RNA sequence: UGGCAGACUAGCCCGGGUAGUUAGGCGUUACCUGUAACCCGAAACCGCCGAUAUGCGGGGGGCGAAGCCAAUGGAAGAUGUUAUCAAUUACCUCUUCAACCUGCGGAUUUGACUGAGAAAUUCCGUCCCAUGGGGAUGACGUUAUUAUAGUGGCUUUCCUGAUGGAAUGUCACUAUAAUUUAAUUAAGAGAAUCGGUCCAGGCCCGGAAGGGAGCAGACUUACCUUGAGCAAUUAUCGCUCAUGGGGAAGCGGGAUGGAGGAUAAACUGCAGAUCAUUGAGUGGUAUGAGAUACAACAACCAGAGGUGUGUCUGCCA
Numbered sequence: 001u002g003g004c005a006g007a008c009u010a011g012c013c014c015g016g017g018u019a020g021u022u023a024g025g026c027g028u029u030a031c032c033u034g035u036a037a038c039c040c041g042a043a044a045c046c047g048c049c050g051a052u053a054u055g056c057g058g059g060g061g062g063c064g065a066a067g068c069c070a071a072u073g074g075a076a077g078a079u080g081u082u083a084u085c086a087a088u089u090a091c092c093u094c095u096u097c098a099a100c101c102u103g104c105g106g107a108u109u110u111g112a113c114u115g116a117g118a119a120a121u122u123c124c125g126u127c128c129c130a131u132g133g134g135g136a137u138g139a140c141g142u143u144a145u146u147a148u149a150g151u152g153g154c155u156u157u158c159c160u161g162a163u164g165g166a167a168u169g170u171c172a173c174u175a176u177a178a179u180u181u182a183a184u185u186a187a188g189a190g191a192a193u194c195g196g197u198c199c200a201g202g203c204c205c206g207g208a209a210g211g212g213a214g215c216a217g218a219c220u221u222a223c224c225u226u227g228a229g230c231a232a233u234u235a236u237c238g239c240u241c242a243u244g245g246g247g248a249a250g251c252g253g254g255a256u257g258g259a260g261g262a263u264a265a266a267c268u269g270c271a272g273a274u275c276a277u278u279g280a281g282u283g284g285u286a287u288g289a290g291a292u293a294c295a296a297c298a299a300c301c302a303g304a305g306g307u308g309u310g311u312c313u314g315c316c317a
Stems, first nucleotide, its partner, number of pairs: 001317008011063004015033005024049004038059004067307003072302003077297001079295003083292003089286004094281002097279003101272006108265002113260001120256007127246008135237005141230002144179011156167004184228005195220004203212003
């Protein structure tokens, strides 16, 4: 002096950056980007600093003269941009556009029906309007009068001891018969009293006989309701007949005719329609995958150069 081993010291590592922050640095904050890789405490007009500013106060781990700083280069990355281009998607406008839609054809197929008679031609009916007849259903409606008898109301006269009796005139009602009319009939219900008949009980007159008024009730007239009948008049029509006119797509029937043929399917030609819908395309608005450029950035690889390479002990040469 060099090498190996051990101990030690200075020191190094345990992230970095951008923005913000009342000069400035760092931190706490936000964001970006990283590592195999620490913990606790406080900190916004705040904490610690002072161009020697790249935190402060504590604790811990690793390495150790190991390292640290770093021009430059390389290969990738995300971030940012009111930089350029721009896919996609949505919406809007427009179009001699297309599809969908309509009509008439073409060719291919289909084949209800069809010699118990197709297409085609023709006639009639079905439909509509008007008029008339019938029918149906409704509306409106249900006569007038005479004779006889009876009953009742009212007027008047006479008689009787009461009740009451006899008669006259007039009006109404009922029954019977007849005439007339389209104008009859059945059922129900039926006048609280102011219609009728019969009127229990009770009431009135009376010595009695008997008579009178009369409620309830029964029957019944009027009026009412319903059915049937009839019918002068009248309205309507899911019917029918007749006449005239119109219409005629479809359907039915007749005649002529003598073998086709309605319809349907996808394709295709021409024309039309084109409000809406769908497609295509032009343009516009929004979106902005992605690419390029630029800016600044941490990390990774290499590392010109700079700095440092110290102290002690043992062994070997």